Model confidence (mean pLDDT): 81 of 100.
This is a predicted structure of a 72-nucleotide RNA (transfer RNA) from a Candidatus Uhrbacteria bacterium.
The source organism's lineage runs through Bacteria, Bacteria candidate phyla and Candidatus Uhriibacteriota.
It matches the Rfam family "tRNA". Rfam classes the family as a transfer RNA.

């Protein structure tokens, strides 16, 4: 320098253009002498940034940023 892939709560993983879901973790309560485990409830992501297409974008298009792979 060229090509390809990925980016979504603290972490991991979903979501075929139509209210962003689940698990772990966290908070509160119950249970326990206490802790762990278990049960119940709750909070947390405008989806890497910007723009475009569309009635409507995590999803499609373009630019940029970061990471990974391949080639030179």
């Nucleotide at each position: 320098c060229g090509g390809g892939g990925c980016g979504u709560g603290g972490c991991c993983u979903a979501a075929u253009g139509g209210u962003a879901a689940g698990g772990c973790a966290c908070u509160u309560g119950g249970u326990u002498u206490g802790g762990g485990a278990c049960c119940a409830a709750g909070g947390g992501a405008u989806u890497g940034a910007g723009a475009g297409u569309u009635c409507g974008a995590a999803u499609c298009u373009c630019u940029c940023c970061g990471c990974c792979c391949c080639g030179a």